Annotation: Small-subunit ribosomal RNA, 3' major domain from an uncultured organism, 482 nucleotides, folded computationally.

Context: one part of a larger RNA
């Protein structure tokens, strides 16, 4: 001066309470340890590893294993000879390869050659996802969007340091106000950015339709279909508003708080992005770079097959359910957003029970198409049953992608109907358009989602309070600790 303390103080935060849904018991999905393997590639390991790297392991990917091949190499420069490149195509294999065979003979050229490829031969050299993340850079978690962390000068102390930064309010906030041996000033904090929510002007196509037609309809209606037209919706440029600015009370005549007005919005308006000084010798040598150290006819390479998909078990994360504040099965009415599309989306028509299939045709898209959103709402059937709940496993039959679904896809149909009747001890998430609940949409991607990143739809409950539990921040004591 720090740390630490089952010391005291003062204050934050889903930290507890107060409430709602969960996990922890089922089955299956997925990681992970542990076991098995020829191999089950590495690597993450409290919090901050275990739907992590991985936005996608049937070949490939692939780094592992078995087996079969290569040695200047699957890549990169340099020499030297030869040959155009390159296409067919035969034999032998499981391919990688090994061996014939035919066809081509080009582009600049000072006619010597030269460029691009190819093959061959020597070696300098290539390679390496071998190793060290405790040599390292770069990026990345954590503490924590916590309110801190320092620094000139000055002043004090013999010094190591101390003031500032402490006090007295305040605030989300070292945020502002006073007070003071300090007086400034950096980096965080906020505010400059985007997004949502209000509104004027501009600008109207693919978007709108108040207005007049048209067409189908007996009518009600129903179609932007025309014709006008930018009035609304919307889209998007530019502005305008939110600032404790206005009033009242508390307060120290300060900061500031409480409460009202007016207003879409009110005291950071929601929601993003943005992460100080450091801390974990935290992660990462398997993103990428690099010091060092190993390999060099192998720990490099290239190929085909298996592994990475094992399975007495544990643990993590998650889908579905166990069902009647009714659910589940049939019809049958509604109302969305975000994005996506040419090797692509695919309307609509035929074909099947369905997955899909197959023709025409539309759109490089406010124009077409994915896209009929589900949950809700009407009707009806079943009625407390291991059921018309569950839907795991298993049998058949088939679709699709792909060169190829044995090990190892994904879906459809027709049959089979496992556990499971609310989950011990513990344990997690959330304060509002927030939890829960319902779909949809994208990346990856041939194909393969119950994971992930996004979006709307319905839409609660509580919060006395700060005594404890758990992390943090200030001041303040004690210490055998640095």
């Nucleotide at each position: 001066u720090g740390a630490c303390g089952g010391g005291g103080g003062c204050c934050c935060g889903c930290a507890c309470a107060a409430g709602c849904g969960g996990u922890g018991g089922a089955a299956c999905a997925u990681g992970u340890g542990g076991u098995u393997u020829a191999a089950u590639u590495c690597g993450a390991u409290g919090c901050a590893a275990c739907g992590c790297g991985a936005a996608g392991a049937a070949c490939c990917u692939u780094a592992u294993c078995u087996g079969g091949g290569c040695u200047u190499g699957a890549c990169a420069u340099c020499u030297g000879a030869g040959g155009a490149a390159u296409c067919u195509u035969g034999c032998g294999g499981a391919a990688a390869c090994g061996u014939g065979a035919g066809a081509g003979u080009g582009c600049c050229u000072u006619c010597g050659g030269g460029a691009a490829c190819c093959u061959c031969a020597a070696g300098a050299c290539a390679g390496g996802u071998g190793g060290u993340g405790c040599a390292c850079g770069g990026u990345u978690g954590u503490c924590g969007u916590c309110a801190g962390c320092u620094c000139g000068u000055g002043u004090c102390g013999u010094g190591a340091g101390a003031u500032g930064u402490u006090g007295g309010g305040u605030u989300a906030a070292g945020u502002c106000c006073c007070g003071c041996a300090a007086c400034g000033a950096g980096c965080g904090c906020a505010a400059c950015c985007c997004u949502c929510g209000u509104u004027g002007c501009c600008u109207g196509u693919u978007g709108c339709u108040a207005c007049a037609g048209a067409u189908g309809g007996u009518a009600a209606c129903a179609u932007g279909c025309u014709g006008a037209g930018c009035a609304c919706u919307c889209a998007g440029g530019c502005g305008a508003g939110a600032c404790u600015g206005c009033c009242g009370g508390u307060g120290a005549c300060a900061a500031a708080c409480c409460g009202g007005a007016g207003g879409a919005a009110g005291g950071u308006g929601g929601g993003g992005a943005u992460g100080a000084c450091g801390u974990c010798a935290a992660a990462u040598c398997a993103u990428c770079a690099c010091g060092c150290c190993c390999c060099u006819u192998a720990u490099g390479u290239c190929c085909a097959g298996g592994g990475c998909u094992a399975c007495a078990c544990a643990c993590g994360u998650g889908u579905u359910a166990c069902a009647a504040u009714g659910g589940g099965a049939u019809g049958g009415u509604a109302c969305a957003a975000c994005g996506a599309g040419a090797c692509g989306c695919u309307u609509g028509g035929c074909a099947g029970c369905a997955a899909u299939g197959u023709c025409c045709g539309g759109c490089a898209a406010a124009u077409c198409u994915c896209u009929c959103a589900a949950a809700a709402c009407c009707a009806c059937c079943c009625c407390c049953a291991g059921u018309u709940c569950g839907g795991a496993u298993c049998g058949g039959a088939g679709u699709c992608u792909g060169c190829a679904a044995c090990u190892c896809g994904a879906c459809u149909c027709c049959g089979u109907g496992a556990a499971g009747c609310a989950g011990g001890a513990a344990u997690c998430g959330c304060u509002a358009g927030u939890a829960a609940a319902c779909g949809c949409a994208g990346a990856u991607c041939a194909g393969c989602a119950c994971g992930c990143u996004g979006c709307g739809u319905u839409g609660a409950a509580u919060a006395c309070g700060u005594u404890c539990c758990c992390g943090g921040g200030c001041g303040u004591u004690g210490u055998a600790c640095a």